[in-house]
RNA sequence: GCCGUCCUAGCUCAAUGGUAGAGCAACGGUUUUGUAAACCGUAGGUUCGGGGUUCGAAUCCCCGGGACGGCU
Numbered sequence: 001g002c003c004g005u006c007c008u009a010g011c012u013c014a015a016u017g018g019u020a021g022a023g024c025a026a027c028g029g030u031u032u033u034g035u036a037a038a039c040c041g042u043a044g045g046u047u048c049g050g051g052g053u054u055c056g057a058a059u060c061c062c063c064g065g066g067a068c069g070g071c072u
Stems, first nucleotide, its partner, number of pairs: 001071007010024004018055001026042005048064005
């Protein structure tokens, strides 16, 4: 230099162009003499940044940033 994959909650990851979710973690409750476990519930998001297409974008297109892999 060229090619490919990826970037979404604190972490690991989902999500056919149509209300952004799960598990773990956090917090509250039930239970227990108490803790843990279990069960119930709550909160947590500018979907890497900008622009475009569209009635509507995490999703499609363009530019930029970052991570990883391959080729030279």
The RNA shown here (transfer RNA) has 72 nucleotides and comes from Parcubacteria group bacterium RIFCSPLOWO2_01_FULL_48_18.
It matches the Rfam family "tRNA".
Its mean pLDDT, the model's own confidence on a scale to 100, is 81.
The sequence was found in a public genome assembly.